[in-house]
RNA sequence: GGCCCUGUAGCUCAAUCGGAAAGAGCACCCUUUUUACGCAGGGGAGGCUGGGGGUUCGAGUCCCCCCAGGGCCA
Numbered sequence: 001g002g003c004c005c006u007g008u009a010g011c012u013c014a015a016u017c018g019g020a021a022a023g024a025g026c027a028c029c030c031u032u033u034u035u036a037c038g039c040a041g042g043g044g045a046g047g048c049u050g051g052g053g054g055u056u057c058g059a060g061u062c063c064c065c066c067c068a069g070g071g072c073c074a
Base pairs, nucleotide, nucleotide: 001073002072003071004070005069006068007067010026011025012024013023019057028044029043030042031041032040050066051065052064053063054062
């Protein structure tokens, strides 16, 4: 330098062919229970989907550029 893959909540991951208000587990907060802690039950907060632009009635998803990580080739 060329090509491929990945990037979504603090962490690990979903999200069908582009279409419902982007969800789950763990962690966190509140609460019930307990003498207390833990476990368990109930509830809650937390995301401008790596950044920017484009296509579209509509984009996490499609297209372009850039950034970061990984891999292959030279």